[in-house]
RNA sequence: CGAGUUGGCUGGGCAGCCGCGUCACUGGUCGAGGGAUCGGUGUCGAGGAAAGUCCGGGCUCCACAGGGCAGGGUGGUUGUUAACGGCAACCCGGGGCGACCCGCGGGACAGUGCCACAGAAAAUAGACCGCCAGCGAGGGCUUUCGAGCCCACGCCGGUAAGGGUGAAACGGUGGUGUAAGAGACCACCAGCGUGCCGGGCGACCGGUGCGGCUAGGUAAACCCCACCCGGAGCAAGGUCAGGAUCCGCGGCUUAGGCUGCGGUGCGCAAGUGUUUGAGGGCGGCUCGCCCGAGCUUGCGGGUAGACCGCUAGAGCGUGCUGGCAACGGCAUGCCGAGAUGGAUGGUUGCCGAACGGGAUUGCCGCGAGGCACCCGGGAACAGGACCCGGCUUAUAGGCCAACUCGUCCC
RNA sequence: GGGCGUGUAGCUCAGCGGAAGAGCAUCUCGUUUACACCGAGACGGUCGGGGGUUCGAUCCCCUCCGCGCCCA
Numbered sequence: 001c002g003a004g005u006u007g008g009c010u011g012g013g014c015a016g017c018c019g020c021g022u023c024a025c026u027g028g029u030c031g032a033g034g035g036a037u038c039g040g041u042g043u044c045g046a047g048g049a050a051a052g053u054c055c056g057g058g059c060u061c062c063a064c065a066g067g068g069c070a071g072g073g074u075g076g077u078u079g080u081u082a083a084c085g086g087c088a089a090c091c092c093g094g095g096g097c098g099a100c101c102c103g104c105g106g107g108a109c110a111g112u113g114c115c116a117c118a119g120a121a122a123a124u125a126g127a128c129c130g131c132c133a134g135c136g137a138g139g140g141c142u143u144u145c146g147a148g149c150c151c152a153c154g155c156c157g158g159u160a161a162g163g164g165u166g167a168a169a170c171g172g173u174g175g176u177g178u179a180a181g182a183g184a185c186c187a188c189c190a191g192c193g194u195g196c197c198g199g200g201c202g203a204c205c206g207g208u209g210c211g212g213c214u215a216g217g218u219a220a221a222c223c224c225c226a227c228c229c230g231g232a233g234c235a236a237g238g239u240c241a242g243g244a245u246c247c248g249c250g251g252c253u254u255a256g257g258c259u260g261c262g263g264u265g266c267g268c269a270a271g272u273g274u275u276u277g278a279g280g281g282c283g284g285c286u287c288g289c290c291c292g293a294g295c296u297u298g299c300g301g302g303u304a305g306a307c308c309g310c311u312a313g314a315g316c317g318u319g320c321u322g323g324c325a326a327c328g329g330c331a332u333g334c335c336g337a338g339a340u341g342g343a344u345g346g347u348u349g350c351c352g353a354a355c356g357g358g359a360u361u362g363c364c365g366c367g368a369g370g371c372a373c374c375c376g377g378g379a380a381c382a383g384g385a386c387c388c389g390g391c392u393u394a395u396a397g398g399c400c401a402a403c404u405c406g407u408c409c410c
Numbered sequence: 411g412g413g414c415g416u417g418u419a420g421c422u423c424a425g426c427g428g429a430a431g432a433g434c435a436u437c438u439c440g441u442u443u444a445c446a447c448c449g450a451g452a453c454g455g456u457c458g459g460g461g462g463u464u465c466g467a468u469c470c471c472c473u474c475c476g477c478g479c480c481c482a
Stems, first nucleotide, its partner, number of pairs: 001406010012351007020045002023042008047381001051392002054390005059233004066287004071229005076090005091105001092103004106224002111222002113218003128163002130159003134155003138151005171189006190214001192211008237308004246263007266300007279291003315334008355376004361372004411481007420434004428465001436452005458474005
C1' cells in the first nucleotide's frame, strides 16, 4: 500500500428572522366566581433505531391466581440478569489459507409414520446379472472302455465378495477359510456400548481394558424427556362532571305544557333464573373455592367531557474497583419531551469534518511512500404516546482500534 | 392495544415434502362467404423477498415486505 475479519463511534455546528408545544413568572380583556381568552419574558423540547410488535419484565385490575388434564414455549454447558427465546465465556459439529464466521445443538436400542424417481433390494432386508453345489435331459471332444472334459438349457438350492442404481445399500482394507462365499475366523482402522484412570464446576477431552462384530436417515413428522408459563392490558385502573328516565318539593300557565332545586342513573318486549343457584371470577375442560340477583337477545333513547395514572428511572455522566467477558459494587454529580388529532418546522448567512480529483513545486524519508498545496464536495434512514431490557429490520457519507492474508521497500 | 387470514400464469383460483396445474384471456390452425359459438394446439411462472431444516421445499421453521379481516 492492497484485500479482508471483528468490535466501537459519528450521523452536522454557530448566528439572525418567522413559527409550534410543556412548565414557571407576569400584563391586558371578559366573568359574581371556578375560570376563559389575547399577549410578554425565561426554561426545556425525539432516536440509534423513537419503527416492526418478535420475546421478556415493571406497573394496574381480576380469589393475590389452588389441584388435575389439555394447550403453548424453550432445548450443549457454566454464568449473567428484575426477566428473557437476550447476552458472555467455553464445549461439540460444520465452513474459511487465516483473522474469524455459522448452528431450534436433548432423545431415532419407548413406540408410530415417511424415504419420490432409479434400483434386485429403501428397513423384521433382499437374489436382476454374476459365482457355486445337486438333480434331469441334450450336443460336442477325448478314451487305457472304467470314465473324464467342454458347451448351452430346465428345476431346486447356496452366496452379499464383483456389476450397476441412488441423497442414503446393513462397516473398510488385507489375509485365513470355502463348492462358491460370508465377521465364519484373524490383524489393523473407523464407529457403538460399557468399566477404570487422569484433567475440567460442567458440557466434554485424553489414555486404557472389555463386549458383541455394526445398530441407515428424518423429531424445523407425530411423539418421548427435562424445565418454564394464571389472565387481561394505560381504551389497564381511579376520581369528578354531564345526560336519557322516573320520583319529591317549588314557580309560571285557562289548558296542553314550560322551568328551578334535590335524588335516581334510562325505557319497552321476549326468554331464563332467585337456595332445586342463572350468571361471574375463569381465553379450553374438570374438581374445588369465592361472589351472587340478576343474566341473555331484540328495539328505542342518552353520553362521546375533564383530571389523576404521566414520567426521578432495573435513569444518565464521571472516577475508582471485582470479573477473561456479559455484568456487578462503591463514591460523586445531574434532571434530559409529556403532546391528546397529537408540538421540534421554515428561511437566510457564515463555518464545516472526512472523502474524491489534480499537477508541478515545497518539506520529510536510503526507499516503498507520507505531509503540505489547489479545485470539487457537502447529511441517509426516519420521528415519541405508560415505562424499561433485548431481538429484528431501515440507514447517504464516514471515522477509530485490534487482528489476518498478500505485494513492494529497507 | 390484542388476534387471525392471505400472496401461485395477464385475471380468478386448485395443489399429501417427490416432474408446478385448471378455467377465462392471448396467439395459431380448422370450421364459416365473414364473425361468433365450437374443435385442436401453442405461448405464458423469481410459487412476494431473504435465510435455514431436509437427499429434495409452493408445502416445514425463522425473518422481512404487501394486502385483507375481526375484537376492544

This is a predicted complex of two RNAs, RNase P RNA and transfer RNA, with 482 nucleotides together. It holds a member of the Rfam family "Bacterial RNase P class A". Rfam classes the family as a ribozyme.